[in-house]
RNA sequence: UGAGUAGGUUGGGCAGUUGCGUAGAUUUUUAAUCUAUGAGGAAAGUCCGAGCAUCAUACAGCAGGGUAACGGCUAACGGCCGCCGAGGGUGACCUUAGGGAAAGUGCAUAGAAAAUUACCGCCACUUUUUAAGUGGUAAGGGUGGAAAGGCGAGGUAAGAGCUCACCGGCGUUACAGAGAUGUAACGGCCGAGCAAACCCUACCCGAUGCAACAUCGACAGAAGUUGUCAGCUGGGCAUAUACUUCGACAGAUGGCUAAAGGCACAUAGCAAUAUGUGUCGCAGAUAGAUAAUUGCCUUAAACGACAGAACUCGGCUUACAGACCUACUCAUUUU
Numbered sequence: 001u002g003a004g005u006a007g008g009u010u011g012g013g014c015a016g017u018u019g020c021g022u023a024g025a026u027u028u029u030u031a032a033u034c035u036a037u038g039a040g041g042a043a044a045g046u047c048c049g050a051g052c053a054u055c056a057u058a059c060a061g062c063a064g065g066g067u068a069a070c071g072g073c074u075a076a077c078g079g080c081c082g083c084c085g086a087g088g089g090u091g092a093c094c095u096u097a098g099g100g101a102a103a104g105u106g107c108a109u110a111g112a113a114a115a116u117u118a119c120c121g122c123c124a125c126u127u128u129u130u131a132a133g134u135g136g137u138a139a140g141g142g143u144g145g146a147a148a149g150g151c152g153a154g155g156u157a158a159g160a161g162c163u164c165a166c167c168g169g170c171g172u173u174a175c176a177g178a179g180a181u182g183u184a185a186c187g188g189c190c191g192a193g194c195a196a197a198c199c200c201u202a203c204c205c206g207a208u209g210c211a212a213c214a215u216c217g218a219c220a221g222a223a224g225u226u227g228u229c230a231g232c233u234g235g236g237c238a239u240a241u242a243c244u245u246c247g248a249c250a251g252a253u254g255g256c257u258a259a260a261g262g263c264a265c266a267u268a269g270c271a272a273u274a275u276g277u278g279u280c281g282c283a284g285a286u287a288g289a290u291a292a293u294u295g296c297c298u299u300a301a302a303c304g305a306c307a308g309a310a311c312u313c314g315g316c317u318u319a320c321a322g323a324c325c326u327a328c329u330c331a332u333u334u335u
Stems, first nucleotide, its partner, number of pairs: 001331010012297007020038008040306001044317002047315005052209004059234004064205005070082004084098001085096004099200002104198002106194002119141002121137007149167002152164003168190002170187007213254004221246005226238004261280008
């Protein structure tokens, strides 16, 4: 200098004028004035997990669903962090479909054969002798995604782990490690693959959801019935002073924003994160406010990308103009 890998920040701020929403205060009180505050890093997707609400308690089994190396974090998760194995990359790094194939079923077509087989072939022997039969073989060829450890040498009638060296798988022992696992030695012990095929094993899981739910509206009365434990069964609990439907689903109020909250520092930890101290209080609309304009500022720009809150939070996934920062890898050049 170039090409890459991993991660992060920003995507506006300040002031004036005008206009809206919420909260508080004041006043001449339903109106005005003042103060504070007012769309995101993904608010998107609705893919997961919860807080919260209702079903009296929320029991057991079945059905159904989810997860799957090891260890940790978390309220929890299918998430995050570290680390092991496998695969990819020169590398920094990336992906991960990671328990079980001697519990069982299955794997189309092709092929002789997909748990043990012989179509072609090779070798030996025989005969009616250029063809056929019997026996041996699984090295070579064909089919296929895959043909029963690989490669090389020896050996053999021809071959074969039959034997040997190296490698792979498996087993035993020792050492290291918290563990997955790794290293070494010994042993010819040697049919594979697919479970993101059905399945088995282990662990986990109530259902519905803020359009939940509660109160008012809302009283007279009428009709029906055992109801409830969530889909089914069991076993419980309540029970006519009970429960359900109509009257009566328009509307109003609450739920509704102080949160497993944000920021800064310290300690512990490789990290995720935890603890402590300090500080802040940052939309709560309900047909839907959070805006317009002017000037200045900025490492470039502010008209610009992706894009608009609706109970809240932790994740994942997807989209993103422009600008900036940190660490590492490879190549080349110079000193």